[in-house]
RNA sequence: AAUAUUCUUUGGGGCGGAGUGAAAUUCUCCACCGGCAGUAAAGUCUGCGAAGGGCGCGAGCCCCCGAACGGGUGCAAUUCCCGUACCGACGGUAUAGUCCGGAUGAGAAAAGAACGUA
Numbered sequence: 001a002a003u004a005u006u007c008u009u010u011g012g013g014g015c016g017g018a019g020u021g022a023a024a025u026u027c028u029c030c031a032c033c034g035g036c037a038g039u040a041a042a043g044u045c046u047g048c049g050a051a052g053g054g055c056g057c058g059a060g061c062c063c064c065c066g067a068a069c070g071g072g073u074g075c076a077a078u079u080c081c082c083g084u085a086c087c088g089a090c091g092g093u094a095u096a097g098u099c100c101g102g103a104u105g106a107g108a109a110a111a112g113a114a115c116g117u118a
Stems, first nucleotide, its partner, number of pairs: 005114006016030004031098002033088002035048004043086002052063004068084005090101003
């Protein structure tokens, strides 16, 4: 130095304008947002977490799990640049990615500290 163990902290963003209506941040037009790790820098690749369903006394396990193409540069990019698209749990409420709620929750993981062995 690395690994293991323990602890602490951190750990999700976004409705602004116009229209219709008795009522909409939910509809229509425009707008806005993008968890973690990997990899040439990623909402759309791969894996994970969260959400949903099931089983279990529990630890936990299983299922399910959205969406991108074209061109350019380059050794290398579905990641950068240009263009045009697309996607977004559950409950509530005028139909919600953006409001309220479960949630002062959970969590991938990140940083730091302690320990101190080979």
Molecule: FMN riboswitch aptamer (RFN element)